[in-house]
Context: one part of a larger RNA
RNA sequence: GCCGGCGAGUCAAGAUGCUGGGCAAGGUUAAGCCGUUAACAGGCGGAGCCGCAGCGAAAGCGAGUCUGAACAGGGCGUUCAGUCUAGCGUCUUGGACCCGAAACCAGGCGAUCUAUCCAUGGCCAGGAUGAAGCGCAGGUAAAACUGCGUGAAGGUCCGAACUGGUGAAUGUUGAAAAAUUCUCGGAUGAGCUGUGGAUAGUAGUGAAAAGCUAAUCGAGCCUGGAAAUAGCUGGUUUUCCCCGAAAUAACUUUAGGGUUAGCGUUCGAGUUAGCCAGAUGGAGGUAGAGCACUGAAUGGGCUAGGGGCCUUACCCGGUUACCAAACCCAACCAAACUCCGAAUGCCAUCUGAGUGAUAUCUCGAGCAGUCAGACUACGAGAGAGAAGUUCCGUGGUCGAGAGGAAAAGAGUCCAGACCACCGGUUAAGGUCCCCAAAUCAUCGCUGAGUGGAAAAGGAUGUGGGGGCGCUUAGACAGCGAGGAGGUUGGCUUAGAAGCAGCCAUUCCUUUAAAGAGUGCGUAAUAGCUCACUCGUCAAGCGAACCUGCGCCGAUAAUGUAUCGGGGCUAAGCGAUGUACCGAGACCGUGGAUAUGCGAGGUCCCCCCGGGGAUCUUGUAUGUGGUAGGGGAACGUUCCGUUGUAGGGCGAAGGUCGACCGAGAGGACGACUGGACGAAGCGGAAGUGCGAAUGUCGGC
Numbered sequence: 001g002c003c004g005g006c007g008a009g010u011c012a013a014g015a016u017g018c019u020g021g022g023c024a025a026g027g028u029u030a031a032g033c034c035g036u037u038a039a040c041a042g043g044c045g046g047a048g049c050c051g052c053a054g055c056g057a058a059a060g061c062g063a064g065u066c067u068g069a070a071c072a073g074g075g076c077g078u079u080c081a082g083u084c085u086a087g088c089g090u091c092u093u094g095g096a097c098c099c100g101a102a103a104c105c106a107g108g109c110g111a112u113c114u115a116u117c118c119a120u121g122g123c124c125a126g127g128a129u130g131a132a133g134c135g136c137a138g139g140u141a142a143a144a145c146u147g148c149g150u151g152a153a154g155g156u157c158c159g160a161a162c163u164g165g166u167g168a169a170u171g172u173u174g175a176a177a178a179a180u181u182c183u184c185g186g187a188u189g190a191g192c193u194g195u196g197g198a199u200a201g202u203a204g205u206g207a208a209a210a211g212c213u214a215a216u217c218g219a220g221c222c223u224g225g226a227a228a229u230a231g232c233u234g235g236u237u238u239u240c241c242c243c244g245a246a247a248u249a250a251c252u253u254u255a256g257g258g259u260u261a262g263c264g265u266u267c268g269a270g271u272u273a274g275c276c277a278g279a280u281g282g283a284g285g286u287a288g289a290g291c292a293c294u295g296a297a298u299g300g301g302c303u304a305g306g307g308g309c310c311u312u313a314c315c316c317g318g319u320u321a322c323c324a325a326a327c328c329c330a331a332c333c334a335a336a337c338u339c340c341g342a343a344u345g346c347c348a349u350c351u352g353a354g355u356g357a358u359a360u361c362u363c364g365a366g367c368a369g370u371c372a373g374a375c376u377a378c379g380a381g382a383g384a385g386a387a388g389u390u391c392c393g394u395g396g397u398c399g400a401g402a403g404g405a406a407a408a409g410a411g412u413c414c415a416g417a418c419c420a421c422c423g424g425u426u427a428a429g430g431u432c433c434c435c436a437a438a439u440c441a442u443c444g445c446u447g448a449g450u451g452g453a454a455a456a457g458g459a460u461g462u463g464g465g466g467g468c469g470c471u472u473a474g475a476c477a478g479c480g481a482g483g484a485g486g487u488u489g490g491c492u493u494a495g496a497a498g499c500a501g502c503c504a505u506u507c508c509u510u511u512a513a514a515g516a517g518u519g520c521g522u523a524a525u526a527g528c529u530c531a532c533u534c535g536u537c538a539a540g541c542g543a544a545c546c547u548g549c550g551c552c553g554a555u556a557a558u559g560u561a562u563c564g565g566g567g568c569u570a571a572g573c574g575a576u577g578u579a580c581c582g583a584g585a586c587c588g589u590g591g592a593u594a595u596g597c598g599a600g601g602u603c604c605c606c607c608c609g610g611g612g613a614u615c616u617u618g619u620a621u622g623u624g625g626u627a628g629g630g631g632a633a634c635g636u637u638c639c640g641u642u643g644u645a646g647g648g649c650g651a652a653g654g655u656c657g658a659c660c661g662a663g664a665g666g667a668c669g670a671c672u673g674g675a676c677g678a679a680g681c682g683g684a685a686g687u688g689c690g691a692a693u694g695u696c697g698g699c
Stems, first nucleotide, its partner, number of pairs: 001699006011094013026050003032044003054061002064076004097235002100232001104225006115199009124189001126158003129154001133150006162186003167182004201217001203213003238633006248261005262370002264367007272359001274355002276352007288340001289338002294334002298330004303324001305323002307320004373398007381390002403414003418591004423587003429581003432566003438578001440577006451568001457552002461549005468542003478536005484509003489503003515530001519528002592623014634688001636685006646676001653672005659666002
């Protein structure tokens, strides 16, 4: 891992509701006893419980009673059938659907590992160094001191055994649950070691690492309390039918948990309204707008006050391209501004041969689930007018929704799947091929493979538009010619002559025209050129603006790789039109099922007129679905009928098969098997497995 077996809402008591049944102003027995082969059944047992009366703290009184002085008022009562039982749902108490902690407590067992200690033993090749002391010699007044010997000290040195475990490699399903190899520390010491003994679980021991206490230690191991507890994770077993949520509010030592409400379902009762559309009336201060208020804020005017400057002994006064209240003009800003003010939405009324009684709403009762929501469109806040961000509001979808489109795709677009059909029509989206349907029609645009990613910014790309200017009195471009004089304007400067810089309303003259000069240039001149003018030529030229489609800007990691692909100059973009394709939508045909209504049959009840159950049929409307509610069934084991029917002329079980049923499932046949064993109708449950790192076994 696979296969097979096992594997999870149970039981008791109490409470509560529904359904069925018994009796009924009553209902009912409990323990126990009798009975029986046993357990039932049946009988006895009326203790007790519930109900039939309440009020008061109580005495107590009683359809009343309590309060009270009260014959007042007020409170609670006086009307309304209960009770027992079976089944089902739920709740409570219990292990309470199952498995799962880490932990806590109690009593024991451990120091054959290891820590420390006690007692008693054992072990340490060889080599080196050479302390004190002593001796001799030198030396001294004597010492000190010096030298040479001797000597043998040391948590001394080197290095085996022994002990340790430094670095590396190997090993890592190992040779080994800690080792091997090389290397390395200590090796007369706080050394190593044998044997025996002591100390233990909130305890020991510890040259201290929370180390060690038997491969276990921030509290050992075993058994028990014990099915500890787990607001947490995982798992929870057959079928079909009907309905079908929530991810919100409030509170919460609450935030991944709860309670109540909201939203679901089922049953009962009640109501006839509800919804949609239109009209009319109403409340309101949003969008927008505005500046009348409150504030903000720009320019100008006017002008208090202040500042600067001038004047001044002081008081005054003058002036100002400074700051500036109020006022005036103009333009403007605001969620917490409003002289104004919508559309929607909301409320009410009316109308509707609109919808709708299978509907809507209300009340009661049983049972829930939900309290992490997601994206999208629009309206706000937060953020950076970031986020697949966050937090609200309104709608949608997903959640719980399949089908078609978007290459692929929870949340986008179309559309809500009862089943079947080798029938039809459409939606979104498409119609060259992959790939169903137009190589369709008409008119434009694009030339960039734009289409088929992107900004600021840049550009005689190209189409459309309405204005402006110049122009046969000759424009624009080109070519030919001129472009002068006062003057080198003044200043500045070494120089400044059109052309470093400063100043000047920048003048005048000759002219067809020519700047006190547009650029290049020189040290400064010079030189080239432009503006401007004439000629030549001969028809349009120029500068902007609005707008369509394009261009550049444009850089990433395996391989084209930003059309799904091929490929396309339309098979791209814009506009118009027709046809076709295209879904589980819609239609057609057949069928299933739920509910309402109608008709008919059968059975039951009964006040004899209805009601209930069930079947057939017609018709109408429905039938996506997670959590969840409700309903109807299938199968397994056992019990009763019953060890009966059946069974060696072959039971159960097994294998196979083209049969039946909407399904769980059920027949029948063949083969196998070799002794048991139904159906139907009832009853009771150890009643259904694919998942739980499930559990046991096999392979």
Molecule: large-subunit ribosomal RNA, domain II
Organism: Afipia sp.